This is a predicted structure of a 72-nucleotide RNA (transfer RNA) from a Candidatus Micrarchaeota archaeon.
It was read from a public genome assembly.
The coordinates come from a structure-prediction model, not an experiment, and the mean pLDDT is 83.
It matches the Rfam family "tRNA". Rfam describes the family as follows. Transfer RNA (tRNA) molecules are approximately 80 nucleotides in length. By type it is a transfer RNA.
Lineage of the source: Archaea > Nanobdellati > Microcaldota.
[in-house]
RNA sequence: GGGCUCUUAGCUCAGCAGCAGAGCGUCUCGUUCGCAACGAGAAGGCCGCGGGUGCGAUUCCCGCAGAGUCCA
Repeated sequence: GGGCUCUUAGCUCAGCAGCAGAGCGUCUCGUUCGCAACGAGAAGGCCGCGGGUGCGAUUCCCGCAGAGUCCA
């Protein structure tokens, strides 16, 4: 320098045009003498940044940035 993949909640990831979700973690309540476990509930996201297409974009297209991997 070039090819490919990835970037979504604190962490690990799903979703791939029509309401942004799960598990773990955090907080509250219940249970317990207390803790853990368990049960119920809650908070937490401008979906990496900028632009385009479209009635509508996390999703499709282009550019940029970052990460991984392969080739030279």